A computed fold for a 135-nucleotide RNA from Oscillatoria sp. FACHB-1407, annotated as c-di-AMP riboswitch aptamer (ydaO/yuaA leader). Model confidence (mean pLDDT): 75 of 100. The RNAcentral record of the sequence draws on Rfam.
[in-house]
RNA sequence: UGAGGCAAUUAGCCUAAUCCAGCUUUGAUGCUGGAGCGGAGGAACCAGUUAUUGGGGCGUAUCUCUGGCACCAGAGAAGGAGAUUUCUCACUUCUAGCCCGCCAGCUAACUUCGUCGGCUUUGAGGAAAAACAUG
Numbered sequence: 001u002g003a004g005g006c007a008a009u010u011a012g013c014c015u016a017a018u019c020c021a022g023c024u025u026u027g028a029u030g031c032u033g034g035a036g037c038g039g040a041g042g043a044a045c046c047a048g049u050u051a052u053u054g055g056g057g058c059g060u061a062u063c064u065c066u067g068g069c070a071c072c073a074g075a076g077a078a079g080g081a082g083a084u085u086u087c088u089c090a091c092u093u094c095u096a097g098c099c100c101g102c103c104a105g106c107u108a109a110c111u112u113c114g115u116c117g118g119c120u121u122u123g124a125g126g127a128a129a130a131a132c133a134u135g
Stems, first nucleotide, its partner, number of pairs: 011120004018035006036115006046105001054103001055100004062077007078095005084129001085127006
């Protein structure tokens, strides 16, 4: 000097996954409740149709083709993400995983569940809104 690791703090990103209060604890430690955000079930009306080729849900995470050969690679289409919000262009990047268990269309009232985890990042131009501070 550089790389890597650990701990704390700060600024941010993906995701619904954030905030507040009470009790408790050495301690955001554990528990409970609330708000916010997100998901599921569930009438009428409407829609739909033969059903082991089972069907369905969360999620952007699907489809087609080719080669390999039984899940790997490539290409294309389509769908997501990248510093308040949004639009355009360009660039970069992702397309997993899990669950229900023969059963669920939409769905008011109503019922019910979750609030994890993983990361370090983009520039230019335009438009509008919001927040804060000052007068």